[in-house]
RNA sequence: GGGCCAGUAGCUCAGUCCGGUAGAGCACCGCCCUUGCAAGGCGGGGGCCUUGGGUUCGAAUCCCAACUGGUCCA
Numbered sequence: 001g002g003g004c005c006a007g008u009a010g011c012u013c014a015g016u017c018c019g020g021u022a023g024a025g026c027a028c029c030g031c032c033c034u035u036g037c038a039a040g041g042c043g044g045g046g047g048c049c050u051u052g053g054g055u056u057c058g059a060a061u062c063c064c065a066a067c068u069g070g071u072c073c074a
Base pairs, nucleotide, nucleotide: 001073002072003071004070005069006068007067010026011025012024013023020057028044029043030042031041032040050066051065052064053063054062
């Protein structure tokens, strides 16, 4: 220098193929249970989806560019 993959909640990821209300587990908060703690049960808060632009009535999703990380080639 070039190819490919990834970037979504505090963490690990799904959702992208085929555009239409942003989700799960763990973590966190409250309540129940317990003498108390843990475990368990119930409920709740938290993300304008790496950045900028484009297409569209509408973009996490499609297109372009950039940034970061991984991997392969040189």

Transfer RNA from a Candidatus Woesearchaeota archaeon, 74 nucleotides, folded computationally. Its mean pLDDT, the model's own confidence on a scale to 100, is 83. Its Rfam family is "tRNA". The family's RNA type in Rfam is transfer RNA. The organism belongs to Candidatus Woesearchaeota, within Archaea. The sequence is in RNAcentral, with records from ENA.